[in-house]
RNA sequence: GCAGUUGGCCGGGCGAUCGCGGUCCCGCACCACCGGGGACUGAGGAAGGUCCGGGCUCCACAGGGCAGGGUGCUGGGUAACGCCCAGGCCGGGUGACCGGCGGACAGUGCCACAGAAAAUAAACCGCCCACCGGUGCGCAAGCCACGGCUGGGUAAGGGUGAAACGGUGCGGUAAGAGCGCACCAGCGCUCCGGGUGACCGGAGCGGCUUGGCAAACCCCACCUGGAGCAAGACCAACAGGGGACAUGGAGUGGCCCGCUCCCACCGCCCCGGGUAGGUCGCUAGAGGCCGGCGGCAACGCCGGUUCGAGAUGGAUGGUCGCCCCGCCGCUCGGGUAGCCGGGCGGAGGACAGAACCCGGCCUACAGGCCAACUGCACGG
Numbered sequence: 001g002c003a004g005u006u007g008g009c010c011g012g013g014c015g016a017u018c019g020c021g022g023u024c025c026c027g028c029a030c031c032a033c034c035g036g037g038g039a040c041u042g043a044g045g046a047a048g049g050u051c052c053g054g055g056c057u058c059c060a061c062a063g064g065g066c067a068g069g070g071u072g073c074u075g076g077g078u079a080a081c082g083c084c085c086a087g088g089c090c091g092g093g094u095g096a097c098c099g100g101c102g103g104a105c106a107g108u109g110c111c112a113c114a115g116a117a118a119a120u121a122a123a124c125c126g127c128c129c130a131c132c133g134g135u136g137c138g139c140a141a142g143c144c145a146c147g148g149c150u151g152g153g154u155a156a157g158g159g160u161g162a163a164a165c166g167g168u169g170c171g172g173u174a175a176g177a178g179c180g181c182a183c184c185a186g187c188g189c190u191c192c193g194g195g196u197g198a199c200c201g202g203a204g205c206g207g208c209u210u211g212g213c214a215a216a217c218c219c220c221a222c223c224u225g226g227a228g229c230a231a232g233a234c235c236a237a238c239a240g241g242g243g244a245c246a247u248g249g250a251g252u253g254g255c256c257c258g259c260u261c262c263c264a265c266c267g268c269c270c271c272g273g274g275u276a277g278g279u280c281g282c283u284a285g286a287g288g289c290c291g292g293c294g295g296c297a298a299c300g301c302c303g304g305u306u307c308g309a310g311a312u313g314g315a316u317g318g319u320c321g322c323c324c325c326g327c328c329g330c331u332c333g334g335g336u337a338g339c340c341g342g343g344c345g346g347a348g349g350a351c352a353g354a355a356c357c358c359g360g361c362c363u364a365c366a367g368g369c370c371a372a373c374u375g376c377a378c379g380g
């Protein structure tokens, strides 16, 4: 210098002006409403998808078990997680680095197409033996080319497939075959050593060899109530419900008061439920930053410091000026060249947008910055 890998960060700035949401203040006019004026303040790294986890709220709940759902190498972190950190094994990459992860000898099931056969069985071609036919030779017995819609052996060779029942060699055999043996690979068991553990290293033995799929059922271990801020709580117009009083009617009674019952249109008072509407929940929190200590790290503890959107048909926007950034065009200067520097002009600056809060994951994103590391080439 070129090509990469990993981690982290920014994601336009300042000002003016016109609007919008929130809080507070002023004034007309004491308060309230409406309207007016002023000050302060008002989105993100993902606010997004709503895929996991937790806080919070209400409902349910003796205890135990089953069913259902979820997670899945090991150890740790955390409020919790399917997240994060560290490690192990396997796979990929020259490498930095990246990806995957319980069990397939507990059982059941499935494995497209092709192929003979897709898992304890299999013979399409081939090879071998027998039998039958049959050519040639031969006096004969017999030998032999070839053929068979015959019977059997054979998984060494060919061919199919993503995958074909260990590999190499020697022996063996009619031909073959872990059939036997040696070495290698793999699996299982036992022992020794290391590690908290996943696992690693070593020694011996065994049968010779065991395909893949669990996001098929299933087995094992662990976790697991439901609904969600339209949760939930409070106030409460109009209408309607219940009750009391008064008035009215009926009964009792000779009559009045009284007492009992009935009615309820109107009057008046009370009660509970509750719609519209309003208030709370509601935003300072498992928060950010800095330092110290512990830890490889994730993270934890301590100290200091700092941060105040809260809408509810849902505000956070528009315009202008200057600057910044890269791009394009014209032009000037420098340089052998790649290229570098200046001037003028032009279009442009992404993805997206709070709605109870928080931790993650995933997805989108113009342009740019930083650090560590790797490979190749060159120079000293």
Stems, first nucleotide, its partner, number of pairs: 001376010012323007020042007044351001048362002051360005056228004068224005073087005088101005102219002107217002109213003124158002126154005131148003136143002166184006185209001187206008232280004241271003245267001248262005287306008324349002327346008
A computed fold for a 380-nucleotide RNA from an Actinomycetota bacterium, annotated as Bacterial RNase P class A. Rfam family: Bacterial RNase P class A. By type it is a ribozyme. The gene name in the source record is rnpB.